TPP riboswitch aptamer (THI element) from Rhizobium deserti, 105 nucleotides, folded computationally. Rfam family: TPP riboswitch aptamer (THI element). A reference for the family is Rodionov et al. (2002), "Comparative genomics of thiamin biosynthesis in procaryotes. New genes and regulatory mechanisms", J Biol Chem. Its mean pLDDT, the model's own confidence on a scale to 100, is 75.
[in-house]
RNA sequence: UCCGCUCUAACGGGGUGCUUUGCGAAAGCUCAGCUGAGAGGCCUUGGCCAACCCGCGGAACCUGAUCCGGUUAAAACCGGCGGAGGGAUUAGACGGCUCUUUCAU
Numbered sequence: 001u002c003c004g005c006u007c008u009a010a011c012g013g014g015g016u017g018c019u020u021u022g023c024g025a026a027a028g029c030u031c032a033g034c035u036g037a038g039a040g041g042c043c044u045u046g047g048c049c050a051a052c053c054c055g056c057g058g059a060a061c062c063u064g065a066u067c068c069g070g071u072u073a074a075a076a077c078c079g080g081c082g083g084a085g086g087g088a089u090u091a092g093a094c095g096g097c098u099c100u101u102u103c104a105u
Base pairs, nucleotide, nucleotide: 002096003095004094006093007092008091009090010089011055012054013053014052017034018033019032022029023028040049041048042047043046061086062085063084067080068079069078070077
């Protein structure tokens, strides 16, 4: 100098769905349950906070997409689209590699 199976700190990115009891004209609120790492809280329509996940070796997440096939009560799940287009990082510790210089053999 470079690297990272690792750790720490700070910073940043991101999602919050499906079903259902009750109320209601509806919007919505609410009870219970499901999946999931995560389905939360406070003020109010846009923010803040918390947990969780992810930060380029990037499938966290978004777009295409109210997508296509299977499956399910629906969501979840599996496959396709598809390694398609986007997508948020610095510092330090520790360790390793390489190079240079000096000394000894």